[in-house]
Context: one part of a larger RNA
RNA sequence: GAACGAACGUUGGCGGCGUGGAUUAGGCAUGCAAGUCGAGCGGGAUCUACUUAAUUCAAUUCUUCGGAAGAGAAAUUUGUAGUGAGAGCGGCGAACUGGUGAGUAAUACAUGGGCAAUCUGCCCUUAAGUUCGGAAUAGCCAUUGGAAACGAUGGGUAAUGCCGAAUGUGGUCGACCAUCGCAUGGUGGUCUGUCUAAAGGUGGGGAAUCUUCGGAUCCUAUCGCUUAAGGAUGAGCUCGUGGCCUAUCAGCUUGUUGGUGGGGUAAUGGCUCACCAAGGCUUACGGGUAGCCGGCCUGAGAGGGUGACCGGCCACACUGGGACUGAGACACUGCCCAGACUCCUACGGGAGGCUGCAGUCGAGAAUCAUUGACAAUGCACGAAAGUGUGAUCAUGCGACGCCGCGUGGAGGAAGACAGCCUUCGGGUUGUAAACUCCUGUCAGCAGGGAAGAAAUACUGCCUUACUAAUAUCAGGGCGGUUUGACGGUACCUGCAGAGGAAGUCACGGCUAACUCUGUGCCAGCAGCCGCGGUAAUACAGAGGUGGCGAACGUUGUUC
Numbered sequence: 001g002a003a004c005g006a007a008c009g010u011u012g013g014c015g016g017c018g019u020g021g022a023u024u025a026g027g028c029a030u031g032c033a034a035g036u037c038g039a040g041c042g043g044g045a046u047c048u049a050c051u052u053a054a055u056u057c058a059a060u061u062c063u064u065c066g067g068a069a070g071a072g073a074a075a076u077u078u079g080u081a082g083u084g085a086g087a088g089c090g091g092c093g094a095a096c097u098g099g100u101g102a103g104u105a106a107u108a109c110a111u112g113g114g115c116a117a118u119c120u121g122c123c124c125u126u127a128a129g130u131u132c133g134g135a136a137u138a139g140c141c142a143u144u145g146g147a148a149a150c151g152a153u154g155g156g157u158a159a160u161g162c163c164g165a166a167u168g169u170g171g172u173c174g175a176c177c178a179u180c181g182c183a184u185g186g187u188g189g190u191c192u193g194u195c196u197a198a199a200g201g202u203g204g205g206g207a208a209u210c211u212u213c214g215g216a217u218c219c220u221a222u223c224g225c226u227u228a229a230g231g232a233u234g235a236g237c238u239c240g241u242g243g244c245c246u247a248u249c250a251g252c253u254u255g256u257u258g259g260u261g262g263g264g265u266a267a268u269g270g271c272u273c274a275c276c277a278a279g280g281c282u283u284a285c286g287g288g289u290a291g292c293c294g295g296c297c298u299g300a301g302a303g304g305g306u307g308a309c310c311g312g313c314c315a316c317a318c319u320g321g322g323a324c325u326g327a328g329a330c331a332c333u334g335c336c337c338a339g340a341c342u343c344c345u346a347c348g349g350g351a352g353g354c355u356g357c358a359g360u361c362g363a364g365a366a367u368c369a370u371u372g373a374c375a376a377u378g379c380a381c382g383a384a385a386g387u388g389u390g391a392u393c394a395u396g397c398g399a400c401g402c403c404g405c406g407u408g409g410a411g412g413a414a415g416a417c418a419g420c421c422u423u424c425g426g427g428u429u430g431u432a433a434a435c436u437c438c439u440g441u442c443a444g445c446a447g448g449g450a451a452g453a454a455a456u457a458c459u460g461c462c463u464u465a466c467u468a469a470u471a472u473c474a475g476g477g478c479g480g481u482u483u484g485a486c487g488g489u490a491c492c493u494g495c496a497g498a499g500g501a502a503g504u505c506a507c508g509g510c511u512a513a514c515u516c517u518g519u520g521c522c523a524g525c526a527g528c529c530g531c532g533g534u535a536a537u538a539c540a541g542a543g544g545u546g547g548c549g550a551a552c553g554u555u556g557u558u559c
Stems, first nucleotide, its partner, number of pairs: 001559004006555005013405006019398002026361003030358003035092003040089002047082004057072001060069003099316003109242007118235002123231008131165004140155006170196002173193001174191007200223003204220003208217003244288003251281003256278008291313004295306004318339005341352004369395001371394003377391001378389004408438004418429004442500001444495005452486001455483001457481008503548005508529003514543005524531002
């Protein structure tokens, strides 16, 4: 000199863009952060309209005064049509997104290869299929246990839930053949061989046929489902290379190193087991520290330091262990077991996990709002409308950082008053002020007022493909309408008036900037040298001056 996720002191006008729990991976009240699909399924609370019959009320009428009839209104009930809440079965998602850096010195990361040793939901392309049956179970109803959490028994019901059979474009296994090669083998083909699938939905449309006039069959479209092949994406495994400290750690290792065989995995492999051989490593082993990288800071570079924000990878989710489901987890807001802690309890037993967004306590020098919205972007589900989303987009707070703007401009000497100094003549603050003439940024007030929506959705017309079809649906083009949290914000225009907006550190040398008074080795200063013991440019105050300026200085850390 530069830098910082900074802190502290004094001061503080506005805006833009960034950035903000680095310490206790300490404990957490409360709210929210993962749902969605009725076009998979049974069902049906509620409400509305119409309707049937009965009961109550009742204008009014009749009456032998006991009563009878009764327009109409309300409630309940029956049926039909619509609406379709909550819960349930089922599908997909919940493994993404978001957080943190505890652990990890290598099962990580970076970089370059390999898998003839592998898997891959959704997505894309291609081929073929989607046939016939069955048994349950939740919700529900009944009974019942428990304080609760949560159950038990019986009855009955549905499916794109579950099971059996058929078929086999194909695929698995086996045998054979051809061809190629990187050992084990790869690729292709053949077979009366062997094993092996499925699920339907549509409040889409329709010429024809049947019809109990509700619809059904059939065709077609679309969304699915099944079996395969290929791709894409994601993941798994493996090899080489690279980067911390320590010898006051010198030997370490027994599933250890290798082989054969069995098991296991999607897959190789001591991954695991039995047997055999006795190997393997040498900065090993042990200890300390630490997430790694793209980057960031500094520096002319070489290098040194660092890993906040943003992006990639990894690891973790109260602590330790375990598996289940699934294409994918050994799963942050899933399950089981153990432990610590907190809470509820009828003492029998239960509930919980902010290293998500806010917020709270604690510790600390120190780090913010219990804000708005799904309008945009993205994600999940859905045919779609749409729903959800503390991701995200916005807003607020903090001079925490960077950048921009302002706090006025021009003129103005009787060089005013006042302060300070003085050799008492004057000098200086100083064109500074007053005063005159202007300007109008920012802040203030008033008026107008966006883009972000070229997207989504609805709709009209044209067109292309599919098709028996000029239906429907899908794609494309043109037009119309709707949707904005921020926000009446940005921005623009006008109004008034210099009005509302300057500090801080230093002044002995390094180092730009000097005098007076006070103090008297005292009080104090100080980055180094050093100042202070009666003339202190070094302490304290004042005047003046210098530097930087909405900041200035100090401390810490790095180069």
This is a predicted structure of a 559-nucleotide part of an RNA (small-subunit ribosomal RNA, 5' domain) from a metagenome.
The full RNA is in RNAcentral, with records from SILVA.
Its mean pLDDT, the model's own confidence on a scale to 100, is 84.